[in-house]
């Protein structure tokens, strides 16, 4: 230079004219004024998890769900680090993970044969024989179907042939030894001609796990109406929290569902946190601790914007200039995943090829 | 803002659970009956299974992530 790979970051700036939302002060009748703050890396999908808040601060047995190499961080995960193994890439990297000799199911279509299989063409004995062939039997190298066909490779040996038998590569039980917490890795001896085809995002099996239900949660406070009709269930057990089902455990003397009735107001959970940032320090890292600083959205007919000038980025054009300027917007709150995203920077590191 | 189905032929719909051939009325086209339309018999076209990647030999059907659309949920007594 050219072509890759991993990580991380930014995603308009300034000025001006109106204009919103919430605090806090000042005046104060309604209200105005001053000051401060006012979206994002994904606020998004809601796909995991925990916080919180009711329910027994939740507890037992089934069922159902989830997760699945080791370790390891975390408030916790199906996040993430750092390992091991497998597979691709020439490499920097990526991608994939329990168990198929506990059991069941399925494996279409082609194929002779699809799971302790199996002989269509072929080879090879024999018999017939109208010399094309037919018929019995060996046979599993060849070649044929197929995603898949029951180890590969020589030699020996046969009518041909075949782990049929050696020889080496492979596999499989199976003992010890050394490294590592661990998965595994690595060695050494022993025994087997060799079996156990895939599928578990099919059922299942082992082992973690996981109580439901959500801020329309849940607390207080006002208004206003008929506790009215129907219907299951059940009078000492039902019923309801209670969620699929049974025990427990609370409520309980009726209760649930539906129709029909009224109110659609207001405080309140609410925003100071697993918080930001910047250092040191401990760790290969994910992450942790210290110690300083900082206060940074709380709307609910739901605020965060409109519009003008400059610049600054893109493309288009010899120039003048003209176009554009991504994805998208908080609603209980926080870690992560995932998905969008015009351009634009920054670190690291591979591989080619050229100069020295 | 929670919850929770649905997307398959131009329409409505099965098939999906258990994975190998997409199928049913209408509709549309042809033909026959009739003089002619209707209407009725026969026969026919016609589908990326909303898209994308994964598992698998194979996916409408299992998985994950998207795109669209539907419906529930306020309080009191």
């Nucleotide at each position: 230079g050219g072509a890759g790979c991993g990580g991380c970051c930014c995603g308009g700036a300034u000025g001006g004219u109106c204009g919103c939302g919430g605090c806090a002060g000042a005046u104060a009748c309604c209200g105005u004024c001053u000051g401060c703050c006012g979206a994002g890396g994904a606020a998004a999908g809601u796909c995991c998890g925990g916080g919180c808040u009711g329910c027994a601060c939740a507890g037992g047995a089934c069922a159902a769900g989830g997760u699945g190499c080791c370790g390891g961080a975390u408030a916790a995960c199906g996040u993430c680090c750092g390992g091991c193994g497998g597979g691709g890439g020439c490499g920097a990297c990526c991608c994939c993970g329990g168990g198929a000799a506990a059991g069941u199911g399925c494996c279409a279509c082609a194929g002779a044969g699809a799971a302790c299989a199996g002989a269509c063409c072929g080879c090879c004995g024999g018999g017939c024989c109208a010399c094309g062939g037919u018929c019995c039997g060996g046979u599993a190298a060849g070649g044929g179907u197929g995603a898949a066909a029951c180890g590969g490779u020589g030699u020996g040996g046969u009518a041909a042939g075949a782990g049929c038998a050696c020889a080496c590569c492979g596999c499989c039980c199976u003992g010890c030894c050394c490294g590592g917490c661990a998965a595994c890795g690595g060695g050494c001896g022993g025994g087997g001609g060799c079996a156990c085809g895939g599928u578990a995002a099919a059922c299942c099996c082992c082992a973690c796990u996981u109580g439901c239900a959500g801020c329309a949660a849940g607390g207080c406070c006002a208004c206003a109406u008929a506790g009215g009709g129907a219907g299951g269930c059940g009078u000492c057990a039902a019923g309801c929290g209670u969620g699929g089902u049974c025990c427990g455990c609370g409520c309980g003397u009726g209760u649930c569902u539906c129709c029909g009735g009224g109110u659609a107001g207001g405080c309140u959970g609410c925003u100071a946190g697993a918080g930001c940032c910047c250092g040191c320090c401990a760790g290969c890292g994910a992450u942790g601790g210290c110690a300083g600083g900082c206060c940074c959205a709380g709307a609910u007919g739901a605020a965060u914007g409109a519009c003008c000038a400059u610049c600054g980025c893109u493309u288009c054009g010899c120039a003048a200039g003209a176009a554009g300027u991504a994805c998208a917007g908080a609603a209980c709150c926080c870690g992560g995943c995932u998905u969008a995203c015009a351009g634009g920077g920054c670190c690291g590191c591979u591989c080619c090829g050229c100069a020295u | 803002c929670g919850g929770g189905g649905c997307g398959u032929a131009g329409c409505g719909c099965a098939g999906c659970c258990u994975g190998g051939u997409a199928g049913c009325g209408c509709a549309c086209c042809a033909g026959a009956c009739u003089g002619g339309g209707g209407g009725u018999c026969u026969g026919g076209u016609g589908g990326u299974c909303g898209g994308a990647g994964g598992u698998u030999c194979a996916a409408a059907u299992c998985c994950u992530c998207u795109c669209g659309u539907c419906c529930c949920g306020a309080c009191c007594a």
Two RNAs folded together computationally: RNase P RNA and transfer RNA, 433 nucleotides in total.
Rfam match: Bacterial RNase P class A. The family's RNA type in Rfam is ribozyme. From the family's description: Ribonuclease P (RNase P) is a ubiquitous endoribonuclease, found in archaea, bacteria and eukarya as well as chloroplasts and mitochondria.
The prediction has a mean pLDDT of 82.